This is a predicted structure of a 165-nucleotide RNA (Lysine riboswitch aptamer) from uncultured Fusobacterium sp. The coordinates come from a structure-prediction model, not an experiment, and the mean pLDDT is 80. Taxonomically the source falls in Fusobacterium (Bacteria, Fusobacteriati, Fusobacteriota, Fusobacteriales). The RNAcentral record of the sequence draws on MGnify.
RNA sequence: GGUAGAGGUUGCGGAAAACAAGAUUAAGCUGAAACAGCACGACAAAGCAUUGAAGUCAGCCCAAAGGGAAUUCCGCCGAAAGAUUUAAUUUGUCAGAUUAAAGUCUUGGGCAUACAGAAAAUAUCUGUAUGACUGACAUUAGUUUACUGCUGAUGUAGAGCUAUC
Numbered sequence: 001g002g003u004a005g006a007g008g009u010u011g012c013g014g015a016a017a018a019c020a021a022g023a024u025u026a027a028g029c030u031g032a033a034a035c036a037g038c039a040c041g042a043c044a045a046a047g048c049a050u051u052g053a054a055g056u057c058a059g060c061c062c063a064a065a066g067g068g069a070a071u072u073c074c075g076c077c078g079a080a081a082g083a084u085u086u087a088a089u090u091u092g093u094c095a096g097a098u099u100a101a102a103g104u105c106u107u108g109g110g111c112a113u114a115c116a117g118a119a120a121a122u123a124u125c126u127g128u129a130u131g132a133c134u135g136a137c138a139u140u141a142g143u144u145u146a147c148u149g150c151u152g153a154u155g156u157a158g159a160g161c162u163a164u165c
C1' cells in the first nucleotide's frame, strides 16, 4: 500500500407508501365595535386602505409544508453529524434559508440529565457540558501453567483497530 472484517438488535445515512399529529390552526366568507395606516425579519418600491385595510370578538368553512414512532427496501462502518470559508439559488438590498463541491477544525458509539437554538409541539433534530454504560488499542497491577484468558487503574483517538497478501 491492497483486500476482507468488527463495535451496536436503539451502529450511521437515504428512499417509498400508509398513518398520527400539525388543526376548533393558517387562508377564505359573514357580522359587530372601533380606528389609520398595512405590508414574509429590517428598509424600500409596487399594491391595498375612510366604498373602513391591518388588528380584536363571534359564527361558518377549512388546507399544506418541514419534521415524526414503527414497517419495507437500499447504501454503508468518518459510516455520518456539526461549525467555518467559497460558489450558486431564493431578491430591490441586507439578513436568513436551501443546494453542490472542495478546504480547515471537532466528534469511537449509543443513552440519560441540564442549558441554548430550530420546530405547532411535552415528538424530534443540532450544539455544549456532566454522568455512568459500551467497543478498540497502549501502559501497568493482580490472577492464571502460560504476554492465553479474566478483573482493576490510567491514558489515547477512526488518517484508528483486527485478519490477510
Stems, first nucleotide, its partner, number of pairs: 001165005008077001011076006019068001028060005037048002041094003080107006086100005108134002111131008136156008